[in-house]
């Protein structure tokens, strides 16, 4: 060394996100010891109050008091000594520049490293050498008078020193002459003369501290170098003491460090200046490493000490507990003034998410001071608080199976918490108790501390939680809620079965913590140095020239800069690493090693790059003949076309367009002729052909010009390639001036199309569109490909040169050399697509450019530009995606090709009317529910008066109408009467079931009592079944191989041909399934077989007739088994195949007809009300019984049908011909009655035997004559009739009577290809009755199909996609609504900063100094010399005034921008959208 996350899937790019690790952390829940650490990260915010620097009597001077003791005493006191080497304060020395704190400043020689200083200092301290003589004058304390609240302070008087001062002496100071010696060098050492300055202090007491000078160390600092150490170029110029010199002054000490005065120069794209940030390293944290990030705690090293500014003392400060001044803040106060500075340790108050005690003790360590003793130390050492973070240790151990109780889960069996408890046996680390008792101290001194630690007695006692459990990521179930509530790191869960909310029970993990959240590194090769890219994913500058930089050809010498080697020096100590070792271990210490990948100094090495010298030709030029060319610039010209003018001839329409209009046109168009005008553009050559650096270039002719290839010989000698800045060019459009303006043609006009049409059509039409000069500087300025070498198999066009064969010496063919421009295609690359000597290929050099998507080719600022604008160019916000490229469908008002009663041809209907039925819709107490585009709607319903039923109103019953199990009791069952609409209630009465081992069982009724029963209540989106469609449409698929990084392809595609993935031929496939097709029924033809109930040729027999009998086995039929058809035969076609067409045979021809059969799947289709069933709801009721109503309503709208509208018809008579089929609570003959439905009686038949049964249409006659009818029958009254407990709501039928609408159906729309449509009847299922619907059977029996343009649905191959819920697909923009973050804005406020004027505190330093003045000098009471005050100036804080310049908040109204289930408007993109 890894994941989820864009998609239907794929493979690549790209982003977010997670798992480690780590914190000076913090917040939630919990919380048992200890042992080592750490612990204001925020307001460098203000701070009470204690402490954190004092020390020395052995440097001086003074000098108490309590008490003790003596002595006096007038008994009040006074005095001596002693306390005393005291306390005290003062002079005076060292100390206060450490030690301790803090990071605000500061981008800097501040910091790190390496040097340097020949340009310096250095108190104690150690060495060395010398020396320590002589004087003098003050002064503080104290005494005393004063001011003043106070803080302090003033006059006078005395006194000491190791204080202060003068002489003496001395040096290696200083000066000035000289010599040597060194050094890379300003110059450095060392010595010699001569001058000049120029030191001292003592103290105790005997040996020691101190002092002075000078040299040398030591430590410690000073300053100066290379080199290194943040961001932003939307900061590009910056600078006057600046940069340099010369003098002088200054300083410890170079230096513009100050200052005169001369030069005018430094710095800067290798980032100056500015602007923001921030101490800085050893180090820490992360990382495999490089390298990011960081800079607590411990060290080193700077900055600061309330803000500024300043010195002063010192060895050392411009000084955290020190001085002055200003500022601001607190405080005191007598209002006159006056104090103070915790970023010491503690604490306090504030900020804040957040950070401890106003603790012991100087034992140890270290420091100041001192001769010591000691003193002083909030450095330090301990303790305390805090899970803040490591590290260790405990909350028990064994044994225990009735698998306890309870929980939780459950399929009810169990199963799991779970040997877990509880029992039983032990143990005693920590805790609680008593006893001893350390090292830290080498004489004493222990704050820690009666701590550590050892022993002791008792007792499992006192001692686990936290967070997770969809996936990434270890760990699963139930209830609970119901897109609510809530989760959530990313993907994303929740709309009633949530392993994702919340509780539970269980599991996981970790552990006194344990999660969340902040922050870093990691993973991210996602900034790529290790180690990425740029045709299409983000990303190659539009194109040249060319400056700086970068790179750069052979061959020689030199050199050593890079380079390599080796040695020196540093590279602090800790840290990190090995390896010892002490704390019981460990964490933590201790030692040793090792490293510290750096930096430098020397020394060798020389091949590579550098430099330097020389040379050379291949790179680059040049040079010699020669070519080709819309390469450019300028000036002429010349033909055709449109337009306009003027004339001629000529008449009504021209023009236009899908179709039409505006428009021309009788004032003569269009048309045609001539002839003239004027602009613009150059047909035909014309070519993926030329030429150019890109834009880009086209008639000819000329005239100037660039650049390029061929060839050829010389010549230059690396002159080369590349290119940040920069300069130029740079299509169209637009701008500016001036011209022209034929044609065309934004803007506008007008005319169509439109739902609208500010468009697309069409008619006008200005800019422009042309020249000239200037600006502009952009394009899909493309090959979406930067230049430039050099390298890598081939094949085939074409341009142009050169060279060569052959020839008919013109053309021309071949061959071959450049060099330019195109297809193919190999290795190779590449996510693929592709590129493939014009590379995207193999290296190398240099430039530019990319780092998610939106926001943003935007804003602000900056340049340019006359504007329009251009170029450089963010961030806040927002989402998890945003892309490529290629695969599979799907889809297209894309394409090929196929087929289907899909069109077409054609028959016949629906849509108009009456009914009937079904739906919707309303109504209603209820109209039970379901089914809704094909694929709901004569569907569930193969039949709702009651029942059915599930709905409705009302009346009951509650273990229940119905099952199991349990107790008691008996038997039941029936029957009657009375009330009730009924269910049911009372009352009466009747009677005894089977088995037996005689104990009892069992069935079966009644009560009880709980467990349950019951649900046509909810989910069809929880589900099984079963169906419904695509559709009987040819498809869906797999194994193996093979190609693909992969999704997948291949197979299955292509040629044919088929009803068909149906068969042949091809083919990197080869096979196989699941479908076609066959087998399977059924029909049509033959045959065998077998003959009743069925059939009757023949034979007899009977009768008015009849297979009626006998008999037959032939026929029909039955209902069993073969047979038959298979492109099998001919012809022709066709690749010789598969088929295809004809023909022949035949009952039957190419599937003969029908029918079952319905692949993967689709469409959350449909059905919880067929069944079955998971959840859930209901349980005196969503269950169950009754009556009675509804499901049959009825303004209306849709669908399916019936019958009609008639003469191919209608009425009447007559009169022929079928199959299926069904019957016992049944079909029902025949007779009778009834006009008839029907009724009575009544044979036969459980059915090839009886019955229903009557076939109707046809067919014969006869009528009816085109009318709302002899058609049509609705609709109504009215008499019946059947069914059935019961036809009123609401049955069917019958008779006579009534006789509606309708005379062929608008748009539209359906069925059907033959025994089919039309048509005519018959059966059956349910069913007590009740069919125009269903399902079935036979009769009679057409017509058309030319064809596949086009709708319509399917199939397939293809092609295009921004679609995958898959065109009812996606998907834009204004507008309107709400957040939200921004930009512009009159102004406004605030910080920073710069600039020029002022003011000028303190101090430094200068001047001055009339006033003051111990020391030395004179000299003598003055005076000097030197000082102080005072005042003067130079500088200079803080302040004031103007002018700017940067950033920041707010801002009336405005701009666009994000974003948010379901507004509006259109539909721009995505298919040819």
């Nucleotide at each position: 060394c890894a994941u989820g996350u864009u998609u239907g899937a794929u493979c690549c790019u790209g982003g977010c996100u997670c798992a480690g690790a780590a914190c000076g952390a913090a917040c939630g829940c919990u919380g048992g010891c200890g042992g080592u650490a750490u612990g204001c990260u925020u307001a460098a915010c203000a701070c009470a109050u204690g402490c954190a620097a004092g020390u020395c009597g052995a440097a001086c001077g003074c000098g108490a008091a309590c008490g003790g003791u003596g002595a006096c005493u007038u008994c009040g006191g006074u005095u001596g000594c002693u306390u005393a080497u005291u306390a005290g304060a003062g002079u005076g020395g060292c100390g206060c520049a450490c030690g301790g704190g803090u990071g605000a400043g500061u981008a800097a020689c501040g910091c790190g490293u390496a040097g340097a200083c020949a340009a310096c200092c250095u108190g104690c301290c150690c060495u060395u050498c010398a020396g320590c003589c002589u004087g003098g004058a003050a002064u503080a304390a104290c005494c005393u008078c004063g001011g003043g609240a106070a803080a302090c302070u003033g006059g006078g008087g005395c006194u000491a020193a190791u204080a202060c001062c003068g002489g003496a002496u001395a040096a290696u100071a200083c000066u000035a002459a000289g010599a040597g010696c060194c050094u890379g060098g300003u110059g450095g050492c060392u010595u010699u003369u001569a001058g000049u300055u120029g030191a001292a202090a003592g103290g105790u007491u005997u040996a020691c501290c101190a002092c002075u000078g000078a040299g040398g160390g030591a430590u410690g600092g000073g300053u100066c170098u290379g080199c290194g150490u943040g961001u932003c170029a939307u900061u590009a110029g910056c600078u006057a003491g600046u940069a340099g010199g010369u003098g002088a002054g200054g300083u410890a000490a170079c230096g513009g460090c100050u200052c005169a005065c001369c030069u005018a120069g430094g710095c800067u794209u290798c980032g100056a200046u500015g602007a923001c940030u921030a101490g800085c390293u050893g180090g820490u944290c992360u990382g495999a490493g490089a390298g990011g990030a960081u800079g607590a705690u411990c060290a080193g090293c700077c900055a600061c000490a309330c803000u500024g500014g300043a010195a002063c003392u010192g060895a050392g400060a411009c000084a955290c507990g020190g001085u002055c001044c200003a500022g601001a803040c607190u405080c005191c106060u007598a209002c006159g003034g006056g104090a103070g500075g915790c970023a010491g340790c503690a604490g306090u108050g504030g900020g804040g998410a957040a950070u401890u005690u106003u603790g012991c003790g100087c034992a140890a360590u270290g420091g100041g001071c001192g001769a010591a003793a000691g003193c002083c130390u909030g450095a330090c050492g301990c303790a305390g608080c805090a899970a803040u973070a490591c590290c260790g240790c405990g909350u028990g151990a064994g044994u225990g199976a009735a698998g306890a109780a309870g929980g939780c889960c459950c399929u009810u069996g169990g199963g799991u918490c779970g040997u877990a408890a509880a029992g039983c046996u032990c143990u005693u680390u920590g805790u609680a108790u008593a006893g001893g008792g350390a090292a830290g101290a080498u004489a004493a001194u222990g704050a820690c501390g009666g701590u550590a630690c050892c022993c002791u007695a008792u007792g499992a006692a006192u001692a686990a939680g936290c967070a997770c459990c969809g996936g990434c990521u270890a760990a699963c179930u139930c209830c609970g809620u119901g897109c609510c509530a809530g989760c959530a790191g990313c993907c994303g869960c929740g709309g009633u079965a949530a392993u994702a909310c919340g509780g539970a029970g269980g599991g996981u993990g970790c552990a006194a913590g344990c999660g969340u959240u902040g922050u870093u590194c990691g993973g991210a090769u996602u900034u790529a140095c290790u180690g990425g890219g740029c045709g299409u994913a983000a990303a190659g500058g539009g194109c040249g020239c060319g400056u700086a930089g970068g790179c750069g050809g052979u061959c020689u010498g030199a050199u050593u800069a890079g380079c390599a080697a080796a040695g020196g020096g540093u590279g602090a100590a800790a840290u990190c690493c090995c390896g010892a070792g002490g704390c019981u271990c460990a964490a933590c210490c201790u030692c040793g090693g090792a490293a510290c990948u750096g930096c430098u100094c020397u020394u060798u090495g020389a091949a590579c790059u550098g430099u330097u010298a020389g040379a050379c030709u291949u790179g680059a030029g040049a040079u010699u003949g020669u070519c080709a060319g819309a390469g450019g610039c300028a000036a002429g010209u010349g033909g055709a076309a449109u337009u306009c003018c003027u004339g001629g001839u000529g008449u009504a329409g021209a023009g236009g367009u899908g179709a039409a209009a505006u428009u021309c046109g009788u004032a003569g168009a269009u048309a045609u002729c001539a002839g003239g005008a004027g602009g613009a553009a150059c047909a035909c050559c014309g070519g993926c052909g030329g030429c150019g650096a890109a834009g880009g270039c086209g008639g000819c002719c000329u005239g100037c010009u660039g650049g390029g290839g061929c060839u050829u010989u010389u010549c230059u000698g690396a002159c080369g390639c590349u290119g940040a800045g920069g300069c130029g060019c740079g299509a169209a459009a637009g701008c500016g001036u001036g011209g022209g303006g034929a044609g065309c043609a934004a803007a506008c006009a007008g005319g169509a199309u439109u739902a609208g049409a500010u468009a697309c059509c069409c008619u006008g039409g200005u800019a422009g569109u042309c020249c000239a000069c200037g600006c502009u500087g952009u394009a899909a300025a493309c090959g979406a490909u930067g230049a430039g070498u050099a390298c890598u198999c081939g094949a085939u066009g074409u341009g142009c040169g050169g060279g060569g064969u052959g020839u008919a010496c013109g053309a021309c063919c071949c061959c071959u050399c450049g060099c330019g421009u195109g297809u193919c295609a190999c290795a190779g690359c590449u996510a693929a697509c592709g590129c493939a000597a014009u590379a995207a290929g193999u290296a190398c050099u240099c430039c530019g450019c990319c780092u998610g998507g939106g926001g943003a080719c935007u804003a602000c600022g900056g340049u340019c530009g006359c504007a329009a604008g251009a170029c450089u160019a963010a961030a806040a916000c927002u989402c998890a995606a945003a892309g490529g490229a290629a695969u599979u469908g799907a889809c297209g008002g894309g394409g090929g090709c196929c087929c289907g009663c899909a069109c077409a041809a054609g028959c016949g209907g629906u849509g108009g009317a009456g009914c009937a039925u079904g739906u919707g819709g309303u109504u209603u107490a209820a109209u039970u529910c379901g089914a809704c585009g094909c694929a709901a709607c004569g569907c569930g319903c193969a039949g709702a008066a009651c029942c059915u039923u599930a709905c409705c109103u009302g009346g009951g019953u509650u273990u229940g109408a119905c099952a199991u199990c349990c107790u008691u009791g008996g038997c039941u069952c029936g029957c009657u009467a009375u009330a009730g609409a009924g269910a049911u209630a009372u009352a009466g009465u009747u009677u005894u079931c089977c088995c037996u081992u005689c104990g009892g069982g069992g069935a079966c009724c009644a009560a009880g009592u709980g467990a349950c029963a019951g649900g046509u209540g909810c989910u069809g989106c929880a589900u099984g079944g079963c169906u419904g469609u695509c559709g009987u449409c040819a498809g869906c698929u797999c194994g193996u191989g093979u190609c693909g990084u992969g999704a997948g392809a291949u197979g299955u595609u292509g040629g044919g041909u088929u009803a068909a993935g149906u068969c042949c031929c091809g083919c990197a496939a080869c096979g196989a399934g699941c479908g076609c097709a066959a087998c399977c029924c059924u029909u049509g033809c033959c045959c065998u077989u077998a003959g009743u109930u069925g059939c009757c040729a023949u034979c007899a027999g009977g009768u008015u007739a009849u297979g009626c009998u006998g008999g037959g086995a032939a026929c029909u039929c039955u209902a069993a088994g073969g047979g038959g058809a298979c492109u099998g035969c001919c012809g022709g076609u066709g690749u010789u195949a598969a088929g295809c067409c004809g023909g022949a045979g035949g009952a039957a021809g190419g599937u003969g007809g029908g029918g079952a059969u319905g692949a993967c799947g689709u469409c959350a289709a449909g059905u919880c009300c067929u069944c079955a069933u998971g959840g859930c709801c209901u349980u005196u009721a969503u269950a169950u019984c009754c009556a009675g109503g509804g499901c049959u309503a009825c303004a209306c709208a849709c669908g399916u049908g019936c019958u009609a509208c008639a003469a191919u018809g209608g009425u009447a008579a007559c009169u022929a011909c079928a199959a299926u089929g069904a019957g016992c609570a049944g079909c029902c003959a025949g007779a009778c009655c009834g006009c008839a439905a029907g009724g009575u009686u009544g044979a036969g038949c459980g059915a090839a035997u009886c019955u229903c049964a009557a076939a109707a249409a046809a067919g014969u006659u006869a009528u009816c004559u085109c009318a709302g009818u002899u058609c049509g029958g609705a609709u109504u009254g009215u008499u019946c009739u059947c069914u059935g407990c019961a036809a009123c709501u609401a049955g069917a039928g019958a008779g006579a009577a009534u006789g509606a609408a309708g005379u062929c159906g608008g748009a539209a729309u359906c069925g059907c290809u033959a025994g089919u449509a039309a048509u005519c009847g018959u059966g059956g299922a349910u069913c007590a009755g009740c069919a125009u619907g269903c399902c079935a059977c036979g009769g009679u029996g057409a017509a058309u199909a030319c064809g596949u343009u086009c709708a319509c649905g399917g199939g397939u191959c293809u092609u295009g996609u921004a679609c995958a819920c898959a065109c009812u697909g996606c998907c834009c923009g204004u507008c309107a609504a709400g957040c939200c973050a921004u930009g512009g804005g009159a102004g406004u406020u605030g910080g920073c900063u710069u600039u020029a004027c002022u003011c000028g505190a303190a101090g430094c330093c200068a001047g001055u100094g009339g006033g003051c003045u111990a020391a030395c000098c004179u000299u003598u009471u003055u005076g000097g010399a030197g000082g102080c005050a005072g005042c003067u100036g130079u500088c200079c804080a803080c302040g004031g005034u103007g002018a700017g310049g940067c950033c920041a908040g707010c801002g009336a109204c405005u701009g666009g921008g994000g974003u948010u289930a379901a507004g509006u408007c259109g539909u721009a993109a995505c298919a040819a959208g």
The RNA shown here (small-subunit ribosomal RNA) has 1473 nucleotides and comes from an uncultured prokaryote. RNAcentral holds the sequence, with entries from ENA. Its mean pLDDT, the model's own confidence on a scale to 100, is 83.